[in-house]
Context: one part of a larger RNA
RNA sequence: UUGGGCGUAAAGGGCGCGUAGGCGGUCUUGUCGGUCAGAUGUGAAAGCCCGGGGCUCAACCCUGGAAGUGCAUUUGAAACUGACAGACUUGAGUAUGGGAGAGGAAAAGGUGGAAUUCCUGGUGUAGCGGUGAAAUGCGUAGAGAUCGGAAGGAACAUCAGUGGCGAAGGCGGCUAUCUGGACCAAUACUGACGCUGAGGUGCGAAAGCGUGGGGAGCAAACAGGAUUAGAUACCCUGGUAGUCCACGCCGUAAACGAUGUCAACUGGCCGUUGGGUCUUUAUUGUCCCCUUAGUGGCGUAGCUAACGCGAUAAGUUGACCGCCUGGGGAGUACGGCCGCAAGGCUAAAACUC
Numbered sequence: 001u002u003g004g005g006c007g008u009a010a011a012g013g014g015c016g017c018g019u020a021g022g023c024g025g026u027c028u029u030g031u032c033g034g035u036c037a038g039a040u041g042u043g044a045a046a047g048c049c050c051g052g053g054g055c056u057c058a059a060c061c062c063u064g065g066a067a068g069u070g071c072a073u074u075u076g077a078a079a080c081u082g083a084c085a086g087a088c089u090u091g092a093g094u095a096u097g098g099g100a101g102a103g104g105a106a107a108a109g110g111u112g113g114a115a116u117u118c119c120u121g122g123u124g125u126a127g128c129g130g131u132g133a134a135a136u137g138c139g140u141a142g143a144g145a146u147c148g149g150a151a152g153g154a155a156c157a158u159c160a161g162u163g164g165c166g167a168a169g170g171c172g173g174c175u176a177u178c179u180g181g182a183c184c185a186a187u188a189c190u191g192a193c194g195c196u197g198a199g200g201u202g203c204g205a206a207a208g209c210g211u212g213g214g215g216a217g218c219a220a221a222c223a224g225g226a227u228u229a230g231a232u233a234c235c236c237u238g239g240u241a242g243u244c245c246a247c248g249c250c251g252u253a254a255a256c257g258a259u260g261u262c263a264a265c266u267g268g269c270c271g272u273u274g275g276g277u278c279u280u281u282a283u284u285g286u287c288c289c290c291u292u293a294g295u296g297g298c299g300u301a302g303c304u305a306a307c308g309c310g311a312u313a314a315g316u317u318g319a320c321c322g323c324c325u326g327g328g329g330a331g332u333a334c335g336g337c338c339g340c341a342a343g344g345c346u347a348a349a350a351c352u353c
Base pairs, nucleotide, nucleotide: 003325004324005323006322007307008306012321014203015202016201017200021196022195023194025088026087027086028085031082033081034080035077036076037075038074039073040072041071042070049065050064051063052062053061054060091193092190093189094188095187096185097184098183103179104178105177109175110174111173112156117151119149120148121147122146123145127138128137164171165170208249209248210247211246212245213244217243218242222238223237224236225235260320261319262318263317264316265315268298269297270296271295272294273293274292275291276290281285302309303308326353327352328351335346336345337344338343
C1' cells in the first nucleotide's frame, strides 16, 4: 500500500462557521465529455500461452498462430453520469400566529434577603477556640455569648427535578434594556438554494500571565502547633498570591456519552419537559386517546470478544471529514510556527523488550 478498524483493547479533531474539494431530490427534450459496442492502424524482436517440427529424451532450439488489458482515428448506442435548457415540490429556506426556557451581552446597570468577617455601642464575666487527644492561637487592655447600629466583598438556601437552555466550554436571587437559537400549528411563497468540509477563521472550564482596581470568606506558597522512627504530608492555628471586576493574552482538560457530522430504514412497554388535535366535564381547570420536538428507564430483532448497545443504536445502509497500525524510548529531541512567559501545536530516531 491493499486491507481491517476507532464506547471500554491503538484510534472521533474540545466545539462551531466556512473556502477548495468530494457527494447530491423528482420529471422532460436535445447533446454525447465520461460510459458501452463495432471497424481501421499501431501495440519491434525475443519471452509467456497454443499447434507442428529438430538435437536418442529433456533442458534447449526452429517454425506457425494466438494474446498483447493500451493508444490514436473513425462509425454508432443513449440507460446511467456530466455539462446546457425547461419544469416540479417531497430536501432546504422565507413569511404569518403561538407558547416554553439558569441561552448570550453590557455602562463595574438597578435592586433584595439570609449568612460570614471587621468596626462601633449596650448587657455581662472567665474563659473561648480547636482535636482522636492536645497544643500553637484569641481573652481581665474585658474575649467568647447576647442585643442594637454601621461597613464591605462574594455567593444566591428553599423552589430544584436522570427538569430546562446552549454547538461545545457552560448557564441558577429579583428587575429593566439589547440580542441568538430551537419547538409547535395551519396556510402561503422561493424552487435543490442541499450535506460534508483539507487548509482557514471564531468560540473555548480551571489554572497561569500583563496593566489597573477590589479583597468578606476560602486558600497554593509560607510560618507555627501536633502526629511520627522521620512527616518538606494527612489533622489544627494563622496566612500571601489567587479566587472577584475591566481590558488584553494563554488555548489546554477524564474539554467524556471516553461514542464525528448529516440523511434514510427497522417490534413493543413505562416515566418526564415544551407544543398541538380530539373527547369528557366545565369558573379557572382536570382527565383520556392520538400526534410532534426533546429528555430518561426497560427491552424484541440485530450487533458485540464480552460488558453491553438497542428509533437519543454500538442495528441495516449511504455521503463527507478526522484518526489508529506492538510496549518502552516519547507526545520527548531537533527544526518550524505561535506565546510576554509558563508553555502550546506539528513530530521523529538510535537503542531496548
This is a predicted structure of a 353-nucleotide part of an RNA (small-subunit ribosomal RNA, central domain) from an uncultured prokaryote. The RNAcentral record of the full RNA draws on ENA. Its mean pLDDT, the model's own confidence on a scale to 100, is 86.